[in-house]
């Protein structure tokens, strides 16, 4: 990025399992999404936890920066 074509991810609910928890995995589902591929580097936001810190996680579908990369006409 073309009212283009192939493929791709999968919110919110639902059901199983893990986990104080935020949440995460599996299966259904599809609100989305052109980096909604990749990894907590820096922010935010969140949970534990504390009198309060400290310290330990969660979130990559908040966001800034990196790394990688599918299809394509005029």
């Nucleotide at each position: 990025g073309a009212g283009a074509a192939a493929g791709c991810c999968a919110a919110a609910c639902c059901c199983u399992u893990c986990g104080u928890g935020a949440g995460a995995a599996g299966g259904g589902g599809g609100c989305g999404g052109a980096a909604a591929g990749c990894g907590g580097c820096g922010g935010g936001u969140c949970u534990u936890g504390u009198c309060g810190a400290a310290a330990a996680g969660a979130u990559g579908g908040c966001c800034g920066a990196g790394c990688u990369g599918c299809c394509g006409a005029a």
A computed fold for a 74-nucleotide RNA from a soil metagenome, annotated as c-di-GMP-I riboswitch aptamer. The coordinates come from a structure-prediction model, not an experiment, and the mean pLDDT is 84.